[in-house]
Source information: This is a predicted structure of a 312-nucleotide part of an RNA (small-subunit ribosomal RNA, central domain) from an uncultured Bacteroidales bacterium. The RNAcentral record of the full RNA draws on SILVA. Its Rfam family is "Bacterial small subunit ribosomal RNA".

Context: one part of a larger RNA
């Protein structure tokens, strides 16, 4: 190169978006670029291939025709392509009614978990296959009150849902983006793909500056063990959470580009129409129960407000 291929054998770019180029809906009508045909010219021989001769055959030589081009004419106009103009099903805009853990910002809320102050209370707590480091009488472990702190959001949860893909989950409230489906007003081919390119892209990890409850690489320690730079305990840095940049990796997987056209099969999800049935509020005020926050005094952690000198 190819009438081979790319879930799993070698092979789909992490993913959108989009210049160029490649491909491109339906109907009139010119052109005659590309296609087709006729005639002309050119295509040096030798060599290829067809055929015929000639050497006894072959190789080998000899004739005769061709292959594939090029360039000008002349005509064809189905299709491609170029110029008009039209239309509307392709794309897209309005208008309506949904749908969602989409993105961004902000705000609030409750369990846990660690901590802190207090009461209680007293010898063990935790942890393992066993144990031991570890913590605890300077009072831990449990327990009760109040506080404060970072981080995730139990149940609803589902082969649920929405996003290009990464990915996305407590509530609310602005901002913004996308989809379905009705609907047939509105452009009128604006399309499709996309080498480069641009822009998104998990965890991890890098810079700067914040936070640091948990968990947690290195690291320490205590066990196992022959040894144990592990697997198991106690600890614990970075880190994991903001913010603003930085990097572009991944089993970035459906290991399956993208788009249209045709076709079988489903209706769990979404939406539209038709019918049938169930259930439901928030807020604020008054008036009667219910329930019991008691009253005074000093007080802790901690909340509010909130200067100045010093120091930094």
């Nucleotide at each position: 190169u190819u009438g081979g291929g790319u879930u799993u054998a070698a092979a789909g770019g992490g993913u959108g978006c989009g210049c160029a180029g490649g491909c491109g809906g339906c109907g009139c009508u010119c052109c005659a670029a590309g296609u087709c045909a006729g005639c002309g010219g050119u295509c040096a021989a030798a060599u290829c291939c067809a055929u015929g001769g000639g050497c006894u055959c072959a190789a080998c030589c000899c004739g005769u025709g061709g292959c594939c081009g090029c360039c000008g004419u002349u005509g064809a106009u189905a299709c491609u392509g170029g110029g008009g103009u039209g239309c509307u099903u392709g794309a897209g805009u309005a208008g309506g009614u949904g749908c969602g853990a989409c993105g961004g910002a902000g705000g609030c809320g409750g369990a846990a978990u660690g901590c802190g102050u207090g009461g209680u209370g007293u010898a063990g707590c935790g942890g393992u296959g066993a144990a031991a480091u570890g913590c605890a009488u300077a009072g831990a472990u449990a327990u009760c009150a109040c506080g404060c702190a970072g981080a995730a959001c139990c149940c609803c949860g589902a082969u649920u849902g929405c996003g290009a893909a990464g990915g996305c989950a407590g509530c609310c409230u602005c901002c913004g983006a996308g989809c379905c489906c009705c609907c047939g007003a509105c452009u009128g081919a604006c399309g499709c793909u996309g080498a480069g390119g641009c822009a998104c892209g998990a965890a991890a990890g890098c810079g700067u500056g914040g936070g640091u409850a948990u968990c947690g690489a290195a690291c320490a320690g205590g066990a196992u063990u022959a040894g144990a730079u592990a697997c198991c305990c106690u600890g614990g840095u970075a880190g994991u959470c903001c913010a603003c940049g930085c990097g572009g990796u991944a089993a970035a997987c459906g290991a399956u580009g993208a788009a249209u056209a045709c076709u079988g099969g489903u209706u769990a999800u979404c939406c539209g129409g038709c019918c049938c049935g169930a259930c439901u509020g928030g807020g604020g005020g008054u008036u009667g129960g219910g329930u019991g926050a008691c009253u005074c005094a000093a007080c802790a952690a901690c909340g509010g407000u909130g200067a100045a000198a010093c120091u930094c």